[in-house]
A computed fold for an 81-nucleotide RNA from Actinomadura coerulea, annotated as SAH (S-adenosyl-L-homocysteine) riboswitch aptamer. Its Rfam family is "SAH (S-adenosyl-L-homocysteine) riboswitch aptamer". Gene Ontology terms of the family: S-adenosylhomocysteine metabolic process and regulation of gene expression. On this family, see Wang et al., Mol Cell 2008: "Riboswitches that sense S-adenosylhomocysteine and activate genes involved in coenzyme recycling". The model forms 100% of the base pairs in the Rfam consensus.
RNA sequence: CGGGCCGAGAGGCGCUGCAACGGGCGAGAGCCCGCCACGCUCGGCCCGCGACACCUGAUUCCGCAAGGGCGCCUCCCAGAU
Numbered sequence: 001c002g003g004g005c006c007g008a009g010a011g012g013c014g015c016u017g018c019a020a021c022g023g024g025c026g027a028g029a030g031c032c033c034g035c036c037a038c039g040c041u042c043g044g045c046c047c048g049c050g051a052c053a054c055c056u057g058a059u060u061c062c063g064c065a066a067g068g069g070c071g072c073c074u075c076c077c078a079g080a081u
Stems, first nucleotide, its partner, number of pairs: 001048009010074006018039001021034005038067001
C1' cells in the first nucleotide's frame, strides 16, 4: 500500500439514482433492464505486496473524530420561548 473478516460511528421510513454487481443486445465502443444511498472514516485481526520511506514503541498531558443526494420521523444533548 492492496485485499478479506469483525467492531464502532443513536435509529427508522420514503424518493431519485452514479459506480459496482446481475441479465439481455452488440464485432466493439457501448446501450437497455434489474438491483442499488456506508461504496466512507476510525479501530482490531488475518493474508499478500513493497521497502528506509512511511510507520511503530515507551513515557507524560489533554481530548473523544470527521464525512455520507433529497424529504420526513423517532431518540439523545444543549439553548430559547